[in-house]
This is a predicted structure of a 1491-nucleotide RNA (small-subunit ribosomal RNA) from an uncultured bacterium.
The prediction has a mean pLDDT of 84.
The sequence is in RNAcentral, with records from ENA and SILVA.
C1' cells in the first nucleotide's frame, strides 16, 4: 500500500484491454463578476520591414563648430563655452537569447595540477632618467552612382621606437635541502636579457618591474550518465619510445626516426535518439517519466572555414574568405544577418505591447556631476495555472400560478423556491483622504583622528509604477452562474419524439414501435467563475516482479551430454583488512521539498531558521561473516582390491521358422479379394500338396507393470574389443566440487550424395470399386524408399509436455539386482534401480507427494494478451530440401487452462413404449366429398404451416352470417345513459323516385291527477373499429407426456460453480417399495381418494316389471292386483399379494395355486409435476401501447368467401360372390322433442302432401335399427359390380335455391378388376365390420361427438428404425448437432514483403582542385625610428612559392528514406461459390516431424 468492468450457461485461476486519482508552458467547446501571485512559439536553429538593445572618458591628445560676454562705428581683438568627427584609453569575452550540434571528461560528483594563466581590485617592495621618428584629424587635390577610396603638405599625445638603470622576472650554468612512490618544490651563487607616461582644481588620479592575495579561467583522473548484437571485430598518428617544434601549460597536440602495439562479449566499432545537472510530475516506497519558468555548466549565433586584436574570443549586435538567400545599383560594383526587446510574415491546435522608467537593484565608462543600459523595475494583453472574495441573509404555505409526471372529480414534484415582510452592503459605482518602497551619491553644514573632499552626524534634493495599495462616506438587493453528467463501472429518473434510421460509445455495449444508453423536456447529481473534451506522463499494473512474478496441463525447461569463461562452494588455524560495520573530518552552491517562526486583513506568495540532501572523498577503529594469503583435516569428490549385473556400444561369424522366387512331382478348375464386387492370376495347368534349391529382411515362444543407456535408442546365438552404473571392505589423494553463456560432440523417422543390395512392405503412379463427385478411405498391382558402406542433413507431441546438483520431510505393498543376519521363513536388516497407493505439505484444479509439482540452497535456460508469424528482411549453416537467429505495420477484446451443470454423439451399459418384429385392416392408384397450397380475381376476408397446420377456428357462407369487393347514401352517429332547449309527434296507410337503404309528398295520429310521462329533432358529455402488435399481456389451448420425473430445509463435501440426498444392489407401470449408505426429512408429481362399467345385499316400486291369483281381448301388463324377477337410483358389501407353495439378502418383490363375478392398477374416464417450443390465439373474451374519426366507424342492395391447368392432406364409396338385387323375418343402446317431435288414417312410384290423436315425456313421438337369419336370382363379365357425370320431371325449406341447397323419380352409366417408391392405425369386447342418435340448424354432413350389434389374428423377441427414462464416457457445443467450424475461389478496403528501376539524405575510400588564413622559403618590388665606413646593413612589408585546409568536382562503395509496372502472402468485411478437414469413435482416432 483501497479497487472496479470485461472471456463463461455458471465457476475458479491465468491473461490482456478499459475505468475511477494526480499532473501540464497546453489546445478546443460552452460560459464568464472581482482581486492578488505566477506563467505565456513545445511547431520553421524558417525568413525578416521599422525602432531601440554598448558605450564612455576633454581630469590622455591635436582641434575648434556654435553660443554668450567685454572692447570697438566696424573690421577685428580678447575672454568664456566647448558640439560633431578623429587619434588614444577602458569596455565591447559581461549582461540578454537559443538548444541546432554533442553519447563526449559534455555534464554530475570526488580528487589532482611538483604541468598552468588571470585586466580591473587589495596588500608589499622597488622605479619613473634621457631621447627620436611618424600618423589620423585639419588643409589642398583626385576617382566613384554609391559603399568607399587615391595622392600631396603639415601636426599632437598616457599612440609608436631606441638608449640608460633593475630585484626574488626570463634563459644558460653550479651548489644545498624538507616532505613524497616519483615528478619542473624551496633556498642560494655566476653570466646574459628585459621597464615606464603623464594629467591636475596640487588634495590626488594614473604609469613600470617583481612578489603575495582575491576573483575568474585552463588542464588531468576515479566513478556515474539512453537504445539497438538483425552493428563483432575496430585502429597507421593508430599504441608506446627518442629528439625537436608548438602552447599560458602537460600531452601524438604537431614533425622526423624506432618498436608493434592499443581497444573489445564487464559490448569496442557502427547506427539511432538526445544539451547535462540542481530539480519537476507521480508513486507507500523502490521506481517510472521529464528537464518549460528560476539557478549552475556546456554548445551555438544565416551554413562552413580562418585567424587578428586582446588579460581573456577563434568573438550574437568585430574582421577575412567560400556558399545559399534577400536588398540597392548609373550594371562597373556594393550592402545585410532579431536563437537581444517589441513587432511582421510563414508554419501550427497553439503562445502577448512595435508600452513606461532608469525611481530602485545591478553593469560599463568617468575623479565626479553624469551619460549609456529592451539587464532590470513597472504597466498592457490572455480564466493558462494557483489562491482568495462575491453573486445576498432571515422570515414566509393559499404548499399560489405556470411547467412536468401520474392510478387524473384528485395527487405528486419544481418548493420556502417565488411573490411578500424585515435586515445587511463585501464587491462593482460615485465622492473625499492617501502611503511604504528613499537611502545614498551630490549640495550646504557640524564634529572626530587632523594629512585629506578619510570617517561619523544634521539639513536639503530624488518615485516610472500612481493619486496605485489602503482608509472614510453615499445610495441601493441593488452590478454578477454556468458547465458536464444521470444503463453498469459511477453520485443522479421520468415523459415525449425516433424506429438497427438518425445517432451514442472510455470498456462492456445501446438503437429493428413501449429506449432511465439516441434527440428534446421536466426533475435530479457533481463541480462552480468555471465546467467538459482531446493530447501527454506517473499511478492503479505484483502487467518486467531489487523491494515484488512465473515455466506438468494457462505464455514459458534448451532434444541430450562433455566442457571454457563466469557464478556459487566442506571443516580447523594464523595473518591481512578489499567487501562489511562504527565514529570523526571535508564536501554535498543557492533556490526548491519538509518543519518551526514571521510579513502581506487570510491564502496563494514571500522572508528567516532548522532539518534533510539516503552520495563521494578522507582519517581512526572493529574483525563475526565473505574475499585474499598461510598451515592443516577428511564427512564432499576421486583412485585402488574383490564381487555381481544388464536387449549398453562396436566388429566378425553362425542359426532356424516364415515369405517370395525357381526346378521337379501329384493334381484339376478355379484361385484371390470384398460390406458386396471387380481389376488381377489360372486349361500355355494356377490355387492346394510334397521334395530340392535360392534370395533378402526381420528375429515367434522366453517377455514382464522387466532390464541397460546422457538422450535419440537397444531384443536370435557365439566370439573379439570397449564403456557405465551398483554392492562389500580396507587403503590412498586431500576440496581436486556443483552449475555452465559461448564452444565441441551425439542426435528417431523422413530426406540428400556415391556405390552396393532388393524377399516382404510400400509414398508417387496405374487399374478396379465406392460416390453427386472421390485426385481418398477398400481391393489388385507397383517405383523411389525401407537394408549395407561412407559422407551430409539436425528436425519431432526429441514428452514425465516436469533442466542439473545437494540436503531435509510419515508410511504400506510389488518387483529387478547386490550385501548381512539368525529362529532358514509367505522371515528380518541394509543399499541401488523400476512401479502402485497414501500422511503432512503444495496446487486454479486435475493432480504431485523421499523417483515432489513439498521445504530450502547454487547455477543455467526460457516466458510476458490473441492473430499477423516462427512469417518478412538481414546474417550464419546446408549439395538441396531447408535449419538457426527472428521483427514490424495492421487487426481483435479477447485467445487460452482446470473443473461444473446441461445438451449432443453414425460412444458404452441398462430399461420402457403398437417403436420394431409377428399379425389384421388401410393410405399412396380411381372418380367423388372436404381442407390446404398455388393460380385466377374488383374481391376470391382473416387466422392455423414438421411432428404439435391441412373434414383445423367453422358444432353447419344462397340473403343474414361477413370481417372481403364495386356502387349509391349517414356523420353524436346503429345501441345505452346524463344535462339543456324545441316540437307533438313517432308510427301507420297511400303515393313518387330508387336495387334497397333512403329522400320527398298526402292523409291520419297520444295519455295526463297539468307536475309530467312518451317519442322525435337540435346541442353537449361519454362513441365506434373482426384496424396493428400473441415478439408488450391476462385467460385459455396444443406438444414433449400420464413420460417419472422436478425440487426444498438442515447437515456434510468442494476456494467456487456445484455435489450429496435423487447414486449403488434388487424390484416396480411408477423417484413403486426394500436393503445399503453423510445424509436425515419434506414438497410438487406416481398411486389412492372421484365418475362409468363388471358381482351382490338392502331400501323404494311409477310412467318401468309380471312369477303366482283373478278378469278381459283377435292380440298386447290391457285391467284388478302383486313387490318375487328384470329394471330404475339411492345406500352398502367385495380385492388387500389377504391365504398356500416356491424363488429372493431374513427384505421389497416376483412366479405358481386355491377361493372368487372379478387377481395382482379388473376394464374405461376425469385428473397433465418443474418446465420446453418468444408454439397457437389481440378474429371468442379481457387488456397496455400505437393508428382511423364525413372514416380503417355505421347502414343498404348486389357480388365474393363455392374460381380451376395443377400439387398435397383427410374422409366417404368402390373395384365385387364372405358379394349385389328381390322377398320374408329377429334382436339394441344412447339421445332429442312446444317457433317442437308428430301417431293412426287417406293421396302420391317417391321425395312428400293431407290430417290431426298424443306428448313439456321410463307414459306420446322421432323409431321400421342395420349387418344377421330364411328363401330366390345373378355366375366372374367392366357384369344385375361400381356409381361419377349429364338430361328431363318433381318435392321441401326459405322474402329468395341463377351464380350457390338438400332430396325424389325416370333415363344416362365415366374411372375403377385391390393400387410403385413410400407410409398409417390397432394388443380384446380391441382391430375390422354394421347401423342408430345428437349438437349446429329455416334448409343443407361422406365431417364431428356419442351409442350399441356382430366380433378376430398375432406378439419368438429387443439385433435394428423412431421416441423416451437412467447411469457412465468424450466434447472446441451452451441460440446447446437444424450446434460449432476449415480452406480455395469471387468482390471491396487496409497495411506490408519482393520488384527492372527511379529520386533524395547520411557516410566511407581513392583522386583532382584549393579561397581566406597561418607557418616555412624567397632570387622580384619596397621600407620613418636602430647601426653605419653613408656605399649600405639589421629588421619589416608587398609579391611569388611550399605545406595544411573549407567550399567544389570525379569515380567506387556502404547505409537509410520515399517512390515503382508487376507480383506474394496477410488482415478486415449481415446474408456469394465449392466442398466438409477438425470438435462425439466427427463417421478413415487425432496430432508432431519429414517427403
Nucleotide at each position: 500500500u483501497a479497487g472496479a468492468g470485461u472471456u463463461u450457461g455458471a465457476u475458479c485461476a491465468u491473461g490482456g484491454c478499459u475505468c475511477a486519482g494526480g499532473a501540464u508552458g497546453a489546445a478546443c467547446g460552452c460560459u464568464a463578476g472581482c482581486u492578488g501571485g505566477a506563467g505565456g512559439c513545445u511547431u520553421a536553429a524558417u525568413a525578416c520591414a521599422u525602432g531601440c538593445a554598448a558605450g564612455u572618458c576633454g581630469a590622455g591628445c591635436g582641434g575648434g563648430a556654435u553660443u554668450g560676454g567685454u572692447a570697438g562705428c566696424a573690421a577685428u581683438a580678447c575672454c568664456a563655452u566647448g558640439a560633431g568627427a578623429g587619434c588614444g584609453g577602458c569596455g565591447c569575452a559581461c549582461g540578454g537569447g537559443u538548444g541546432a550540434g554533442u553519447a563526449a571528461c559534455g555534464c554530475g560528483u570526488a580528487c589532482a595540477c611538483g604541468a598552468c594563466c588571470u585586466a580591473c581590485c587589495u596588500c608589499u617592495g622597488a622605479c619613473a632618467g634621457g631621447g627620436g621618428g611618424a600618423u589620423a584629424g585639419c588643409c589642398c587635390u583626385g576617382g566613384g552612382a554609391a559603399a568607399c577610396u587615391g595622392g600631396g603638405a603639415u601636426u599632437a599625445a598616457u599612440a609608436c621606437c631606441g638608449c640608460a638603470u633593475a630585484u626574488u622576472a626570463u634563459u644558460c650554468u653550479g651548489a644545498u635541502u624538507a616532505a613524497u612512490a616519483a615528478a619542473g618544490g624551496a633556498u642560494u651563487g655566476g653570466a646574459a636579457u628585459g621597464a615606464a607616461a603623464g594629467c591636475u582644481g596640487a588634495g590626488g588620479c594614473g604609469g613600470u618591474c617583481a612578489g603575495a592575495g582575491a576573483u575568474g579561467g585552463g588542464u588531468g583522473u576515479g566513478c556515474g550518465u539512453c537504445u539497438g548484437a538483425u552493428u563483432a571485430g575496430c585502429u597507421a598518428g593508430u599504441u608506446g619510445g627518442u629528439a625537436g617544434g608548438g602552447u599560458a601549460a602537460c600531452g601524438g597536440c604537431c614533425u622526423a626516426c624506432c618498436a608493434a602495439g592499443g581497444c573489445g562479449a564487464u559490448g569496442a566499432u557502427c547506427a539511432g535518439u538526445a544539451g547535462g545537472g540542481g530539480g519537476c510530475g507521480u508513486g507507500a516506497g523502490a521506481g517510472c517519466g521529464u528537464g518549460g519558468u528560476c539557478c549552475c555548466c556546456c554548445a551555438c549565433a544565416c551554413g562552413g572555414g580562418u585567424a587578428c586584436u586582446g588579460a581573456g574570443a577563434c568573438a550574437c549586435g568585430g574582421a577575412c574568405c567560400c556558399g545559399a538567400c534577400u536588398c540597392c545599383u548609373a550594371c562597373g560594383g556594393g550592402a545585410g544577418g532579431c536563437a537581444g526587446c517589441a513587432g511582421u510574415a510563414a508554419g501550427g491546435a497553439a503562445u502577448a505591447u512595435u508600452g513606461g522608467u532608469c525611481a530602485a537593484u545591478g553593469g560599463g565608462c568617468g575623479a565626479a556631476a553624469g551619460c549609456c543600459u529592451g539587464a532590470a523595475c513597472c504597466a498592457g494583453c490572455c480564466a493558462u495555472c494557483c489562491a482568495g472574495c462575491g453573486u445576498g441573509c432571515a422570515g414566509g404555505a393559499a404548499g399560489a400560478a405556470g411547467g412536468c409526471c401520474c392510478u387524473a372529480u384528485g395527487g405528486g414534484u419544481u418548493g420556502u423556491a417565488a411573490a411578500c415582510u424585515g435586515c445587511u452592503u463585501u464587491u462593482a459605482u460615485c465622492a473625499g483622504g492617501g502611503a511604504a518602497g528613499a537611502a545614498a551619491c551630490c549640495u550646504c553644514u557640524g564634529g572626530a583622528u587632523u594629512c585629506a573632499c578619510u570617517c561619523c552626524g544634521g539639513a536639503g534634493c530624488u518615485g516610472a509604477c500612481g493619486g496605485u495599495a489602503c482608509c472614510u462616506g453615499a445610495a441601493g438587493a441593488a452590478u454578477a452562474a454556468g458547465c458536464a453528467c444521470c444503463g453498469g463501472c459511477u453520485a443522479a429518473c421520468u415523459c415525449c419524439g425516433u424506429g438497427c434510421c438518425a445517432g451514442c460509445a472510455g470498456c462492456c455495449g445501446c438503437g429493428g414501435u413501449a429506449a432511465u444508453a439516441c434527440g428534446g423536456a421536466g426533475g435530479g447529481u457533481g463541480c462552480g467563475a468555471g465546467c467538459g473534451u482531446u493530447a501527454u506522463c506517473c499511478g492503479g499494473a505484483a502487467u518486467u516482479a531489487c523491494u515484488g512474478g512465473g515455466u506438468u496441463u494457462a505464455a514459458a525447461g534448451g532434444g541430450u551430454g562433455c566442457g571454457u569463461a563466469g557464478g556459487c562452494g566442506g571443516c580447523u588455524u594464523u595473518g591481512u583488512a578489499a567487501g562489511u560495520c562504527a565514529g570523526g573530518a571535508g564536501u554535498g552552491a543557492a533556490a526548491g521539498u519538509u518543519u518551526g517562526c514571521g510579513g502581506c486583513u487570510c491564502a496563494a506568495c514571500c522572508g528567516u531558521a532548522a532539518a534533510a540532501u539516503u552520495g563521494c572523498u578522507u582519517c581512526u577503529g572493529a574483525u563475526a561473516c565473505u574475499g585474499c594469503a598461510u598451515a592443516g583435516c577428511u564427512a564432499g569428490a576421486a583412485u585402488u582390491a574383490g564381487g555381481a549385473u544388464g536387449a549398453g556400444g562396436u566388429c566378425a561369424g553362425c542359426g532356424g521358422a516364415a515369405u517370395g522366387u525357381g526346378g521337379c512331382a501329384u493334381g484339376u478348375a478355379g484361385c484371390g479379394g470384398u460390406g458386396a464386387a471387380a481389376u488381377g492370376c489360372a486349361u500355355a495347368g494356377a490355387u492346394a500338396u510334397g521334395c530340392c534349391a535360392u534370395a533378402g529382411a526381420a528375429c515367434a515362444c522366453c517377455a514382464a507393470u522387466u532390464g541397460c543407456g546422457a538422450a535419440g535408442g537397444c531384443a536370435g546365438c557365439u566370439g573379439g574389443c570397449u564403456a557405465g552404473a551398483c554392492c562389500u571392505g580396507g587403503a590412498u589423494u586431500g576440496a581436486c566440487g556443483c552449475u555452465g553463456a559461448g564452444g565441441c560432440a551425439c542426435g528417431a523417422a523422413a530426406g540428400c550424395g556415391u556405390g552396393g543390395g532388393g524377399a516382404g512392405c510400400g509414398a508417387a503412379c496405374a487399374g478396379g470399386a465406392u460416390u453427386a463427385g472421390a485426385u481418398a478411405c477398400c481391393c489388385u498391382g507397383g517405383u523411389a524408399g525401407u537394408c549395407c558402406a561412407c559422407g551430409c542433413c539436425c528436425u519431432a507431441a526429441a514428452c514425465g509436455a516436469u533442466g542439473c546438483u545437494u540436503a531435509c520431510u510419515c508410511g504400506a505393498c510389488g518387483u529387478a539386482u547386490g550385501a548381512g543376519g539368525c529362529u532358514u521363513g509367505a522371515c528380518c536388516u541394509u543399499g541401488u534401480g523400476c512401479g502402485u497407493c497414501c500422511a503432512a505439505g503444495g496446487g486454479a484444479a486435475a493432480c504431485c507427494g523421499u523417483u515432489a509439482a513439498g521445504u530450502a540452497a547454487g547455477c543455467c535456460a526460457c516466458c510476458u494478451g490473441g492473430g499477423g508469424a516462427g512469417u518478412a528482411c538481414g546474417a550464419c549453416c546446408g549439395c538441396a530440401a531447408g535449419g538457426u537467429u527472428g521483427a514490424a505495420a495492421c487487426u481483435c477484446a479477447a485467445a487460452g487452462g482446470a473443473a461444473u451443470u446441461g445438451a449432443c454423439g453414425g460412444g458404452g451399459g441398462u430399461c420402457c413404449g403398437c417403436a420394431c418384429a409377428a399379425g389384421c385392416g388401410g393410405u399412396g392408384g380411381a372418380g367423388c366429398a372436404u381442407g390446404u397450397g398455388g393460380u385466377u380475381u374488383a374481391a376470391u376476408u382473416c387466422g392455423a404451416u414438421g411432428a404439435u397446420a391441412c373434414g383445423c377456428g367453422a358444432g353447419g357462407a344462397a340473403c343474414c352470417u361477413u370481417a372481403c369487393c364495386a356502387a349509391g347514401g349517414c356523420u353524436u352517429a346503429a345501441a345505452u345513459g346524463g344535462g339543456a332547449g324545441a316540437c307533438g309527434a313517432c308510427g301507420u296507410a297511400u303515393u313518387u323516385g330508387g336495387a334497397a337503404a333512403c329522400a320527398g309528398a298526402u292523409a291520419u295520429u297520444u295519455c295526463u291527477u297539468c307536475g309530467g310521462a312518451c317519442g322525435u329533432c337540435u346541442u353537449u358529455c361519454a362513441a365506434g373499429g373482426u384496424g396493428c402488435u400473441g415478439c408488450a399481456u391476462g385467460g385459455u389451448u396444443g406438444u414433449c407426456g400420464u413420460c417419472a420425473g422436478c425440487u426444498c430445509g438442515u447437515g456434510c463435501c468442494g476456494u467456487g460453480a456445484g455435489g450429496u440426498g435423487u447414486c449403488a444392489g434388487g424390484u416396480u407401470a411408477a423417484g413403486u417399495c426394500c436393503u445399503a449408505u453423510a445424509a436425515c426429512g419434506a414438497g410438487c408429481g406416481c398411486a389412492a381418494c372421484c365418475c362409468c362399467u363388471g358381482u351382490u345385499g338392502u331400501u323404494a316400486g311409477u310412467u318401468g316389471c309380471c312369477a303366482g291369483c283373478g278378469a278381459g281381448u283377435a292380440a298386447u301388463g290391457u285391467c284388478g292386483g302383486g313387490a318375487a324377477c328384470u329394471c330404475u337410483a339411492g345406500u352398502g358389501a367385495g380385492a388387500c399379494u389377504g391365504c398356500c407353495g416356491g424363488u429372493g439378502a431374513c427384505a421389497a418383490a416376483c412366479c405358481g395355486g386355491a377361493g372368487g363375478a372379478a387377481g395382482g392398477u379388473g376394464g374405461g374416464g376425469a385428473u397433465g409435476a418443474c418446465g420446453u417450443c418468444a408454439a397457437g390465439u389481440c378474429c371468442u373474451c379481457a387488456u397496455g401501447g400505437c393508428c382511423c374519426u364525413u372514416a380503417u366507424g355505421g347502414g343498404u342492395a348486389g357480388g365474393g368467401c363455392u374460381u380451376c391447368a395443377c400439387a398435397c392432406g383427410u374422409c366417404a364409396u368402390a373395384c365385387a360372390a364372405u358379394g349385389g338385387u328381390c322377398g320374408g323375418u329377429a334382436c339394441a343402446g344412447a339421445g332429442g322433442g312446444u317457433u317442437g317431435c308428430c301417431a293412426a288414417g287417406c293421396c302420391g312410384c317417391g321425395a312428400g302432401g293431407u290430417g290431426g290423436a298424443g306428448c313439456c315425456a321410463a307414459u306420446c313421438c322421432c323409431u321400421u335399427a342395420a349387418a344377421g337369419c330364411c328363401g330366390a336370382u345373378c355366375g366372374u363379365a367392366g357384369u344385375c359390380c361400381g356409381g361419377a357425370u349429364c338430361g328431363u320431371a318433381g318435392u321441401c325449406u326459405g322474402c329468395a335455391a341463377c351464380u350457390c341447397g338438400a332430396c325424389u323419380a325416370c333415363g344416362u352409366g365415366a374411372a375403377g378388376u385391390c393400387g410403385g417408391a413410400a407410409u398409417c392405425g390397432c394388443u380384446a369386447g380391441u382391430a375390422a365390420u354394421c347401423g342408430c342418435a345428437g349438437a349446429u340448424c329455416a334448409g343443407c354432413a361422406u365431417g364431428c361427438u356419442g351409442c350399441g350389434g356382430u366380433g378376430a389374428a398375432u406378439a419368438c423377441g429387443u439385433u435394428c428404425c423412431c421416441g423416451g427414462g437412467u447411469c457412465u464416457u468424450g466434447u472446441a457445443c451452451a441460440c446447446a448437432c437444424c450446434g460449432c467450424c476449415c480452406g480455395u475461389c469471387a468482390c471491396a478496403c487496409c497495411a506490408u514483403g519482393g520488384g527492372a528501376g527511379u529520386g533524395g539524405g547520411u557516410u566511407u575510400c581513392a583522386c583532382c582542385a584549393g579561397a581566406a588564413g597561418u607557418a616555412g622559403g624567397u632570387a622580384g618590388c619596397u621600407u620613418a625610428a636602430c647601426c653605419u665606413u653613408c656605399g649600405g646593413g639589421a629588421g619589416g612589408g608587398c609579391g611569388c612559392u611550399u605545406a595544411c585546409c573549407a567550399c567544389g568536382g570525379u569515380g567506387a562503395g556502404a547505409u537509410u528514406c520515399a517512390u515503382g509496372a508487376c507480383u506474394g502472402g496477410g488482415g478486415u468485411g449481415a446474408a456469394g461459390u465449392c466442398g466438409u478437414a477438425a470438435c462425439a469413435a466427427g463417421g478413415u482416432a487425432a496430432c508432431c516431424g519429414u517427403a